[in-house]
Context: one part of a larger RNA
RNA sequence: UUGGGCGUAAAGUGCGUUGAGGCGGUUUUGUAAGUUGGACGUGAAAGCUCCCGGCUUAACUGGGAGAGGUCGUUCAAUACUGCGAGACUAGAGGGCAGUAGAGGGGGGUGGAAUUCCCGGUGUAGUGGUGAAAUGUGUAGAUAUCAGGAGGAAUACCGACGGCGAAGGCAGCUUACUGGACGAUUACUGACCCUCAUGGACGAAAGCUGGGGGAGCGAACAGGAUUAGAUACCCUGGUAGUCCCAGCCGUAAACGUUGUACACUAGGUGUAGGUGGAUUGGUCCCAUCUGCGCCCCAGCUAACGCGUUAAGUGUACCGCCUGGGGAGUACGGCCGCAAGGCUAAAACUC
Numbered sequence: 001u002u003g004g005g006c007g008u009a010a011a012g013u014g015c016g017u018u019g020a021g022g023c024g025g026u027u028u029u030g031u032a033a034g035u036u037g038g039a040c041g042u043g044a045a046a047g048c049u050c051c052c053g054g055c056u057u058a059a060c061u062g063g064g065a066g067a068g069g070u071c072g073u074u075c076a077a078u079a080c081u082g083c084g085a086g087a088c089u090a091g092a093g094g095g096c097a098g099u100a101g102a103g104g105g106g107g108g109u110g111g112a113a114u115u116c117c118c119g120g121u122g123u124a125g126u127g128g129u130g131a132a133a134u135g136u137g138u139a140g141a142u143a144u145c146a147g148g149a150g151g152a153a154u155a156c157c158g159a160c161g162g163c164g165a166a167g168g169c170a171g172c173u174u175a176c177u178g179g180a181c182g183a184u185u186a187c188u189g190a191c192c193c194u195c196a197u198g199g200a201c202g203a204a205a206g207c208u209g210g211g212g213g214a215g216c217g218a219a220c221a222g223g224a225u226u227a228g229a230u231a232c233c234c235u236g237g238u239a240g241u242c243c244c245a246g247c248c249g250u251a252a253a254c255g256u257u258g259u260a261c262a263c264u265a266g267g268u269g270u271a272g273g274u275g276g277a278u279u280g281g282u283c284c285c286a287u288c289u290g291c292g293c294c295c296c297a298g299c300u301a302a303c304g305c306g307u308u309a310a311g312u313g314u315a316c317c318g319c320c321u322g323g324g325g326a327g328u329a330c331g332g333c334c335g336c337a338a339g340g341c342u343a344a345a346a347c348u349c
Base pairs, nucleotide, nucleotide: 004320005319006318007303008302012317014201017198021194022193025088026087027086028085029084030083031082033081034080035077036076037075038074039073040072041071042069048066049065050064051063052062053061054060091191092188093187095184098181099180103177104176106174107173108172109171110154115149116148117147119145120144121143125136126135162169163168206247207246208245209244210243211242215241216240220236221235222234223233258316259315260314261313262312263311266294267293268292269291270290271289272288273287274286275285276284298305299304322349323348324347331342332341333340334339
């Protein structure tokens, strides 16, 4: 390379974007590059295949014929592909008028709760556990009432629900802003799909500078437990968790399932529309877009998947090739660092 694979055995990049590349709807016409056919040229010798011969045979060897090509020139063919020109509307985009939504970043604001502070009432405990102790309290705690401060998170609604490319997104309100869906179809006319590289985003933790700090809480301290207890339990508690600016670029970043399109039985629920029926209760019918469950065919090693495919096909990309060594070393690139990305071999089973 051919071939086989990637839900769970090794294997889908965390995610989307894109000017290279690959691939590409219907139709007319031109061209003839790919493609197909003919002719001519060339394709040394040896070798290969077939036929005939020479060494006693064979190997070996002599002669003849043939095959052998991403080849060149030329003549033709035009179905398909390419290229040039023209047309179309089923892909794609899009106007008018609608719908739902924790989609995004900014501002404002509410209540509940924890903690702390001040004051009132009040008196001996409280807190915590399997049981305790450390802790806290007569300098008046815990409990309870009133007032104040501050930070963080938004109970119920809430869902098997919604939105987002993914990460993710939840009190209320305000202006700004992205996308989606259905209906009607003016309009454009293949503008499409995929995507190496590049650039954007990317939980948590971590890092730099500056703020903030209620609760929680790595580290740390103490109390227990225990043979020990560098833990699990308890009392405290720093970084952090929060905000602004900038890095980091990784996760079981998971549906462990790349993206796009087409096709292939049904049933049931739910979210958002539209049309009809009934004309009034809203159920019923049809249809589109999501999110779930069950299952036919088919697929699968099985488990299971099953119109949201892991079925049947097409296009393009990524990735895998026994276990360990190792996602390591070295080198390179990136980073303030932590480290990240790329990525072996010896050896061993």
Molecule: small-subunit ribosomal RNA, central domain
Organism: uncultured prokaryote